[in-house]
RNA sequence: GGGUAUAGCUCAGUGGUAGAGCACAUGUGCAGCAUGCAUGAGGUCCUGGGUUCAAUCCCCAGUAUCUCCG
Numbered sequence: 001g002g003g004u005a006u007a008g009c010u011c012a013g014u015g016g017u018a019g020a021g022c023a024c025a026u027g028u029g030c031a032g033c034a035u036g037c038a039u040g041a042g043g044u045c046c047u048g049g050g051u052u053c054a055a056u057c058c059c060c061a062g063u064a065u066c067u068c069c070g
Stems, first nucleotide, its partner, number of pairs: 001067005008022004016053001024040005046062005
């Protein structure tokens, strides 16, 4: 100097009320377990400020982390 920060984990989302897969819970199913099927819970979108009617998204600063150069 550059990148990243969104559910327990891995990741989408590109200005208009935030999602998937896995995991978790309940039900179903089975002699039982796993697989399967249905339903559900779980987020101050890293922090603070700014712009806007409206910000996860745009701008500024900070924090953490990865990386490049010296």